[in-house]
RNA sequence: AUCGCCCCCGGCGAUGGGGCCCGUCGUUAACCGCCGUGUCCACGGCUGAUGGCUCCUACCGUGGG
Numbered sequence: 001a002u003c004g005c006c007c008c009c010g011g012c013g014a015u016g017g018g019g020c021c022c023g024u025c026g027u028u029a030a031c032c033g034c035c036g037u038g039u040c041c042a043c044g045g046c047u048g049a050u051g052g053c054u055c056c057u058a059c060c061g062u063g064g065g
Base pairs, nucleotide, nucleotide: 009026010025011024012023013022016056017055018054019053020052021051033046034045035044036043037042
């Protein structure tokens, strides 16, 4: 100096926040949903506030007061 592994720390896992857990990346990174129009661009359409569990908030649907 380069590469690999481990620990600490930080970031990330298609829309907000908290707790726990999992995964992943190390700023040259992880991550940035789906469908149609031949690809890209562009246009149109669709699902979900989770990576997973749970709670809160917002939104949507149905029923009752």

Model confidence (mean pLDDT): 82 of 100.
The RNA shown here (Fluoride riboswitch aptamer (crcB RNA motif)) has 65 nucleotides and comes from a Caldisericota bacterium.
The model forms 100% of the base pairs in the Rfam consensus.
The organism belongs to Caldisericota, within Bacteria.
It matches the Rfam family "Fluoride riboswitch aptamer (crcB RNA motif)". For this family Rfam cites "Fluoride ion encapsulation by Mg2+ ions and phosphates in a fluoride riboswitch" (Ren et al., Nature, 2012).